Molecule: small-subunit ribosomal RNA
Organism: uncultured prokaryote
RNA sequence: AGAGUUUGAUCCUGGCUCAGAUUGAACGCUGGCGGUAUGCUUAACACAUGCAAGUCGAACGCGAAAAUACCUUCGGGUAUGAGUAGAGUGGCGGACGGGUGAGUAACGCGUAGGAAUAUACCUAGUAGUGGGGGAUAACUACCGGAAACGGUAGCUAAUACCGCAUAUGUCCCACGGGGGAAAGCAAGGGAUCUUCGGACCUUGCGCUAUCAGAUGAGCCUGCGUCGGAUUAGUUAGUAGGUAGGGUAAUGGCCUACCUAGGCUACGAUCCGUAGCUGGUCUGAGAGGAUGAUCAGCCACACUGGGACUGAGACACGGCCCAGACUCCUCCGGGAGGCAGCAGUGGGGAAUAUUGGGCAAUGGGCGCAAGCCUGACCCAGCCAUACCGCGUGUGUGAAGAAGGCCUUCGGGUUGUAAAGCACUUUCAGCAGGGAGGAAAAGUAGUUAGUUAAUAGCUGGCAGCUGUGACGUUACCCACAGAAUAAGCACCGGCUAACUCCGUGCCAGCAGCCGCGGUAAUACGGAGGGUGCAAGCGUUAAUCGGAAUUACUGGGCGUAAAGCGCGCGUAGGUGGCAAAGUAAGUUGGGUGUGAAAUCCCCGGGCUCAACCUGGGAACUGCAUUCAAAACUGCUUCGCUAGAGUACGGUAGAGGGAGGUAGAAUUUCAGGUGUAGCGGUGAAAUGCGUAGAGAUCUGAAGGAAUACCAGUGGCGAAGGCGGCCUCCUGGACUGAUACUGACACUGAGGUGCGAAAGCGUGGGGAGCAAACAGGAUUAGAUACCCUGGUAGUCCACGCCGUAAACGAUGUCUACUAGCCGUAGGGCCCCUUAGAGGGUUUUGUGGCGCAGCUAACGCACUAAGUAGACCGCCUGGGGAGUACGGCCGCAAGGUUAAAACUCAAAUGAAUUGACGGGGGCCCGCACAAGCGGUGGAGCAUGUGGUUUAAUUCGACGCAACGCGAAGAACCUUACCACCCCUUGACAUCCUCAGAACUUGUUAGAAAUAACUUGGUGCCUUCGGGAAUUGAGUGACAGGUGCUGCAUGGCUGUCGUCAGCUCGUGUCGUGAGAUGUUGGGUUAAGUCCCGUAACGAGCGCAACCCUUGUCCUUAUUUGCCAACACGUAAUGGUGGGAACUCUAAGGAGACUGCCGGUGAUAACACGGAGGAAGGUGGGGACGACGUCAAGUCAUCAUGGCCCUUACGAGCAGGGCUACACACGUGCUACAAUGGGCAUUACAGAGGGAUGCGAAGCCGCGAGGUGGAGCGAAACCCAGAAAGGUGUUCGUAGUCCGGAUUGAUCUCUGCAACUCGAGAUCAUGAAGCCGGAAUCGCUAGUAAUCGCGAAUCAGAAUGUCGCGGUGAAUACGUUCCCGGGUCUUGUACACACCGCCCGUCACACCACGGGAGUGGGUUGCACCAGAAGUAGGUAGCUGAACCUUCGGGAGGGCGCUUACCACGGU
Repeated sequence: AGAGUUUGAUCCUGGCUCAGAUUGAACGCUGGCGGUAUGCUUAACACAUGCAAGUCGAACGCGAAAAUACCUUCGGGUAUGAGUAGAGUGGCGGACGGGUGAGUAACGCGUAGGAAUAUACCUAGUAGUGGGGGAUAACUACCGGAAACGGUAGCUAAUACCGCAUAUGUCCCACGGGGGAAAGCAAGGGAUCUUCGGACCUUGCGCUAUCAGAUGAGCCUGCGUCGGAUUAGUUAGUAGGUAGGGUAAUGGCCUACCUAGGCUACGAUCCGUAGCUGGUCUGAGAGGAUGAUCAGCCACACUGGGACUGAGACACGGCCCAGACUCCUCCGGGAGGCAGCAGUGGGGAAUAUUGGGCAAUGGGCGCAAGCCUGACCCAGCCAUACCGCGUGUGUGAAGAAGGCCUUCGGGUUGUAAAGCACUUUCAGCAGGGAGGAAAAGUAGUUAGUUAAUAGCUGGCAGCUGUGACGUUACCCACAGAAUAAGCACCGGCUAACUCCGUGCCAGCAGCCGCGGUAAUACGGAGGGUGCAAGCGUUAAUCGGAAUUACUGGGCGUAAAGCGCGCGUAGGUGGCAAAGUAAGUUGGGUGUGAAAUCCCCGGGCUCAACCUGGGAACUGCAUUCAAAACUGCUUCGCUAGAGUACGGUAGAGGGAGGUAGAAUUUCAGGUGUAGCGGUGAAAUGCGUAGAGAUCUGAAGGAAUACCAGUGGCGAAGGCGGCCUCCUGGACUGAUACUGACACUGAGGUGCGAAAGCGUGGGGAGCAAACAGGAUUAGAUACCCUGGUAGUCCACGCCGUAAACGAUGUCUACUAGCCGUAGGGCCCCUUAGAGGGUUUUGUGGCGCAGCUAACGCACUAAGUAGACCGCCUGGGGAGUACGGCCGCAAGGUUAAAACUCAAAUGAAUUGACGGGGGCCCGCACAAGCGGUGGAGCAUGUGGUUUAAUUCGACGCAACGCGAAGAACCUUACCACCCCUUGACAUCCUCAGAACUUGUUAGAAAUAACUUGGUGCCUUCGGGAAUUGAGUGACAGGUGCUGCAUGGCUGUCGUCAGCUCGUGUCGUGAGAUGUUGGGUUAAGUCCCGUAACGAGCGCAACCCUUGUCCUUAUUUGCCAACACGUAAUGGUGGGAACUCUAAGGAGACUGCCGGUGAUAACACGGAGGAAGGUGGGGACGACGUCAAGUCAUCAUGGCCCUUACGAGCAGGGCUACACACGUGCUACAAUGGGCAUUACAGAGGGAUGCGAAGCCGCGAGGUGGAGCGAAACCCAGAAAGGUGUUCGUAGUCCGGAUUGAUCUCUGCAACUCGAGAUCAUGAAGCCGGAAUCGCUAGUAAUCGCGAAUCAGAAUGUCGCGGUGAAUACGUUCCCGGGUCUUGUACACACCGCCCGUCACACCACGGGAGUGGGUUGCACCAGAAGUAGGUAGCUGAACCUUCGGGAGGGCGCUUACCACGGU
């Protein structure tokens, strides 16, 4: 410090997620030791049991028992126990310590201040402590009650209670005066006195009054202290005053009266949540989150209320009342409060022992000893956290065994282990052994107090003597590697990889995402990586997140500028001077508790931990100083702003009037059959006279041309003309005011269209509605009608893509060109023109900005002021609530739930019933077909034991198959073999091989005949056969979506790319686009591109012309011979042909056009003219196209079978459907007769002549030929004759019968052919659809491959030989440029809504239950205060009657629970 994730890729915006640190944690797996810390975060839920606050005999009066001893009259008594235990009166303490965080948004807390208070114990000072009185508990007796607990009578003490005296000081006051205290106890003691108890004195401890201090406490104030405005108003003791009461004290704290105030947008009130702080966690910091342990403050003690006592409480282990709950009960009544320490139940993911001790520290009481102390100190439990240590060290290659992987060679685990040599921390066992201890007590000594050597207090040294922890820490002996390693992860982020299993299953997952048969992502294993007595997961906080932005963000299009003005509060504000000192800056002082953090030291062996010192605590208060800036006050200025005066332009606004054109309607005239409307129609109107045309009238609405990125207005918006009223802007020159300004939360006004209310108006148009069309439907688009409305007046509504998607104001920052309104200058006869300046309104463009697009003096640039708004997508601008509205609705405005994206700009493709240009038998123009018939062939389907398999739009279907009777053959049923039909290796035996018989369907099996080979270094070897054994063979079994190779297709379409450079943040672009041209990215020109590659073309083959050479088997012009005839022969090399090599064609020449280029058009010459015709040749890539059944091959599968052999069957089935063909339907024809002319092929297991036989297929025959020689082999259409006469025919030939031929081991399933007979459908084919542009289509025959035989198929060959193309609008396909896109699996895309089923969440819902709260009323426990007729034993006074004062009771006020 960043990373992953939106896309085909890119840059932004933006969310989600991860890596870090942390925790009072929990869970899973695992677990050796020690130190130090922590340990109910949930039910402030309920609690059994024990303990947690007592103490004092030196305040007081009482006062046992057991036990022992003695006595006894046997009832008991006495002594010790013992003035003990024990209660009681009284004092001090139970207000501290300990727990918890429910309540509390508050002077509760924090910080800094303040005045009107009291303060037990403690410290210091001053003054006292005299003299009396009456009671009462305990106790005794009796009584009530189950108990708790009481009642009556009687006795008694005090440091308990009450008067009197005194009053330094104190309190009250009308300044004259008045009020008010006390208590003793202990120790010691010489005189004196004594009732012999003491008095008295001294000391100590107490007590009283008072003044101070200290400590802790109460009160007041400034500032700070969570969220919600879908809480905007709140408050009657409320705010203040006067007088009183009350309190320790101020104060509406309380009461009476008076005033009507107080708080609030700087957030009152209300609601929700919460103890606050020092601190803790995180962070670079600013911040954010948090408030366990430790420390300070507050609040609470079962829930609510209340007071008493007291220095202090409205009191955790006190009291009273009410309530809920629990327990006891004799049913009358009582008892209780663990949020003290342990512990129990419950709740919960979850949190410990019913331990030891007062040894230390601290607290209460006491003179003290001491007692009490679950505060505290220790121990126990828990890896809960932090820290430390260990589980061994060295050596050790045969790189052991085993595991795993493997390309089978090896690699890895791995110096790891074993082995050898060492060590002993920790744990174990045995022994030793600190420190935490200071005191206190005791008898001395010394100092002080004192009359004192008592006593008390302090110091000093001596003695005695106190440890829960504790078997302590620590040290040392012994033995032995001995007692001690796991967890998570290994696709990317993120360090670490392979095998097996599984097969979208099981599962994983923090995000992206893995898994559908080769998973580094699931599970296991081996190996590796990381941390380590822990490791992971979950939860939570901060960080990363600049993702709430103070530091430190944004708003044209990503979320985001209010529709627009005016203006209140607020914020901000021109130039100059003086004063002030609030802000600001500097210094001082006080405070900012300790602990924590940080720095420097010290102590535990180190560390964690503990500890000394310092710094810091960024704050607050106060004081001194400065005066630049801001503020405030004062005095000025004119540059901002405004006013007055003169001009200018304008659809600016309001009101009234008026004009013409047009539509419609009405009336009338003329006139006759249609009008209207549409893509085409129909509804509609019209013979009752429409439409057309003319005249007249009525009525409403809107203002053609001018008219313009022209004008005006804040925006919405504004358009004939005239008049009236009125707002603003611009401009000119002077004068005046003197900062009067800008923005603007709330507020207020304006605000298109539609809509609403009332009343008018209504020509045209026109939601709704009706009809007609269209359509699968058509609640639409189109047509005919048509009502609200549109118009006017008044009143509402308050929203729009109210947009420049750009808030208002101010200043600054290159230019150029328009346009509208002014001013100035120049020049002009008048229009006009030129320059300059300013205000508006447009276009381009630099710097700069921007994610890019773009903006660019009218900023989205550079700055300032103020307002509004945004924080992932959806849910949703929705629900609920409030406000507004007549309603419609508007405004304000969430959450649950859900996703990992949603979005912006730009890029490359693809697509478009977008556009431009161009091409192709693509259409058009033609010719001939298919689709109808019969047959052939392939496919689907069906059938079957099997009908083997593959191919499925074009680009499967006469396709693989250039040829299934057996074989082929892969399929089916039967039989049969198991190292195998085929390959290699090993062992043994035998030559190989061969004749025949039997069984069988054959494979096969048994027997049998003949035969002993070749080479040799004599060891043997090669070839071959059989048997055996195991390694292995074998598979047309699966996966073409694991692959190679090959092929199809777009497409013979003209495209596809690269290097360098340049442009762009980038994906990418440029080049390759543009202007021409071409069959062509072919060429030329232009050009930030310049070049290059694969394609195109050419080079290759063939064909068309000529030449040269060659001359047999081909040829024959001239010469000669010869035949019935024939290159038959001699010969020839001219010609044709053959087959080698050349020539030829290149827009080369001419003309005009074109940019003079490329090229195109025309012409000449030429056999051929513009790639001459044809072929081979197929760029980058697309279709997971086809093929595992040509072959090869990974993986998987079978191994007496999914392998091999054999015979038979099947692939040839047949209600049907489709594709491709053949033959036809006839006269341009059929039949018969006769007669011409090819090319290219094939031939030895072959082609097979002549001759003879057969009607024929064919048979016989065997000449010739390995072929320019012989054979296949008579080409056919054509020509010349003749017949048929439009008919199911002399067309057509299917089907069937009979008889034959050929091939073959074999023609039944299942071949081809021949002859005779038979003679089906079919008379030119619906919708639809195919091929072809010249030697082509059409038509005619010939040949070949495969092949024993079997073509209507396929591949070739020649013969005859057309028609048409205006053209590119349309259909299909393609190329290129451009445009839109929410597509990228790319339009066979994406995607919207309803409905069905299940589930989740939220809103509404007749209602219902609960919590909290407001208002009104009833009620009124305990208690306090006031009143008081009743009742009532002390102290004091008394005139002895009573009084003062008190208590009980009653009552009033306040008030908790409860109730309506």